[in-house]
Molecule: c-di-GMP-I riboswitch aptamer
Organism: soil metagenome
RNA sequence: GACAAAGGCAAACCCGGCGAAAGCCGGCGACGCAAAGCUACGAGGCUACGGCGACCGCGAGUCGCUACGCCAGUCGAGCCGCCGAA
Numbered sequence: 001g002a003c004a005a006a007g008g009c010a011a012a013c014c015c016g017g018c019g020a021a022a023g024c025c026g027g028c029g030a031c032g033c034a035a036a037g038c039u040a041c042g043a044g045g046c047u048a049c050g051g052c053g054a055c056c057g058c059g060a061g062u063c064g065c066u067a068c069g070c071c072a073g074u075c076g077a078g079c080c081g082c083c084g085a086a
Stems, first nucleotide, its partner, number of pairs: 001083001008033002014027005031073001037079003041076003044071003050066006
């Protein structure tokens, strides 16, 4: 899967915690979700502590690149699964 029923998840905001950040966890709260359950395997996106490079008044700093960090509520793929008529 059905304009059914049962049950489920929980965006943003705000609060607390962790983290350099992205983001994550808990609370509150529902924008939505039929896999909004799990896995970063492919594509994509976010961040850049550290590293590398450039600039520089050589001090501090600024800029660029970089995932080893993240996003499963961006898409694909894989795995697993609740309820249930015609």